[in-house]
RNA sequence: GGAGGGAGCCUGGCGGCCGCUGUCGCUACAGAGACAGAGGAAAGUCCGGACACCACAGGGCAGGGAGGUCGCUAACGGCGACCGGGGGCGACCCCAGGGACAGGGCCACAGAAAUGAUACCGCCUCCGCUGAAAGGCAGAGGUAAGGGUGAAAUGGCAGGGUAAGAGCCUACCAGCCUGCCGGGUGACCGGCAGGGCUUGGCAACCCCCUCCCGGUGCAAGGCCAAAUAGGUUGCGCUUCAAGGACGGCCCGUCUUUUUUCCGCAAGGAAAGGCGCAGCGGGUUGGCUGCUCGAGGGCCGCGGCAACGCGGUUCCCAGAUGAAUGGCCGCCGCCCCGGAGCAAUCCGGGGAACAGAAUCCGGCUUAUGGCCCCUCCGGCG
RNA sequence: GUGGGUGUAGCUCAACAGGUUAGAGCACUGGGUUGUGGCCCCAGAGGCUGUGGGUUCGAGUCCCAUCACUCACCCCA
Numbered sequence: 001g002g003a004g005g006g007a008g009c010c011u012g013g014c015g016g017c018c019g020c021u022g023u024c025g026c027u028a029c030a031g032a033g034a035c036a037g038a039g040g041a042a043a044g045u046c047c048g049g050a051c052a053c054c055a056c057a058g059g060g061c062a063g064g065g066a067g068g069u070c071g072c073u074a075a076c077g078g079c080g081a082c083c084g085g086g087g088g089c090g091a092c093c094c095c096a097g098g099g100a101c102a103g104g105g106c107c108a109c110a111g112a113a114a115u116g117a118u119a120c121c122g123c124c125u126c127c128g129c130u131g132a133a134a135g136g137c138a139g140a141g142g143u144a145a146g147g148g149u150g151a152a153a154u155g156g157c158a159g160g161g162u163a164a165g166a167g168c169c170u171a172c173c174a175g176c177c178u179g180c181c182g183g184g185u186g187a188c189c190g191g192c193a194g195g196g197c198u199u200g201g202c203a204a205c206c207c208c209c210u211c212c213c214g215g216u217g218c219a220a221g222g223c224c225a226a227a228u229a230g231g232u233u234g235c236g237c238u239u240c241a242a243g244g245a246c247g248g249c250c251c252g253u254c255u256u257u258u259u260u261c262c263g264c265a266a267g268g269a270a271a272g273g274c275g276c277a278g279c280g281g282g283u284u285g286g287c288u289g290c291u292c293g294a295g296g297g298c299c300g301c302g303g304c305a306a307c308g309c310g311g312u313u314c315c316c317a318g319a320u321g322a323a324u325g326g327c328c329g330c331c332g333c334c335c336c337g338g339a340g341c342a343a344u345c346c347g348g349g350g351a352a353c354a355g356a357a358u359c360c361g362g363c364u365u366a367u368g369g370c371c372c373c374u375c376c377g378g379c380g
Numbered sequence: 381g382u383g384g385g386u387g388u389a390g391c392u393c394a395a396c397a398g399g400u401u402a403g404a405g406c407a408c409u410g411g412g413u414u415g416u417g418g419c420c421c422c423a424g425a426g427g428c429u430g431u432g433g434g435u436u437c438g439a440g441u442c443c444c445a446u447c448a449c450u451c452a453c454c455c456c457a
Base pairs, nucleotide, nucleotide: 001376002375003374004373005372006371008370009369010368012331013330014329015328016327017326018325020037021036022035023034024033026031039353043364044363046362047361048360049359050358051217052216053215054214058251059250060249061248063213064212065211066210067209068082069081070080071079072078083097084095085094086093087092098208099207103206104205105202106201107200120147121146122143123142124141125140126139128137129136130135155173156172158170159169160168174198176195177194178193179192180191181190182189183188221288222287223286224285231279232278233277234276235275236274237273238272243255244254245253257271258270259269260268261267280456281455282454295314296313297312298311299310300309301308302307333350334349335348336347337346338345339344381453382452383451384450385449386448387447390406391405392404393403399437408424409423410422411421412420430446431445432444433443434442
């Protein structure tokens, strides 16, 4: 100098002038003063909670999500440590990391065959025809060692065996299963013995297993005020029932007026009521929820760590067409140029991504700088 | 702010439960037909399926992240 990896930290400071928002007290109600005033992501809204309202006899089915182990946490799809697999020369990184002998489905093209596998070529045996013979042709059967296809074709290699072959048999190796021993809380690791010899891939296709999950979101919710049309159309129910409570469905439980068609029943109609969808109309307000909280800083202890416990200290935005800004000076940081042996000095320039909206814990994405480490090259 | 939905040619839409080289119609270009233009006939061009990763032998389709666009919300109720 180049290429790359990782964990955190910072996101300028001080002073002056002008301006904005909030709170506090003052006041002669015109004002003036003091104090405070964005982020590491305030963002995306991808997860998890707090909080609020609705619903809370019960049961079942759907639906959504998580998926190595042990921990941490209010909770999590987050974090930490470890295990296993994979990648990189390395620093280090990645894994949606249960199950494919419970079942279904798919595996295009090519290929004989794509899964309770398969005989195209080749090899071998038998029989028939032909031929002097070698051989050729046709048929029946055996065969996965060889060729060829593919992303993927039933393990590799050696010996035996056979008509030719084949885990058909044997030894070794890889892998799987079973049992035992040792270590570990565990995932798992190491060793020994035995077995059949070997079981394709996809579960980010359905599915199976284990575990978790009520719904709606501060435009929740409460109070006050204003306006309009308590208008109107359609459908369903008012009856075993439907609707509603009950939110995606089912069983089950609870609940619901009157008139009329002679009348009970059954069935129907009307009014009223309830619900859903639409048309139409109105407003574009105020207060609250609202910011003290799983809160921040420092110290000590426990733990490898995530994190927890204890002590002490601090109060730290609450806007609503939406405040948190602008200018100047000095200092600090980075870059460029010049001077100098050097420390340093002079001049010029630069500072990213972005902006709270109920709050909090994470993840992801955007982004300037500092630090540590690895590999390669050059110079001394 | 919260909760949904959609991105494929210039425009409007297709593409089975993932399968070879993503198709239509309109529009565009060239040629033909006609006295000329249109209609019509023939041929052609135009796409890294919004972007970036992952799963898979293989992704427009499945999963994750991201970007853009779009819809609903109050009162009478």
About this RNA
This is a predicted complex of two RNAs, RNase P RNA and transfer RNA, with 457 nucleotides together. Its mean pLDDT, the model's own confidence on a scale to 100, is 75. It holds a member of the Rfam family "Bacterial RNase P class A". It is annotated as a ribozyme. Rfam links the family to the GO terms dimeric ribonuclease P complex, tRNA processing and ribonuclease P activity.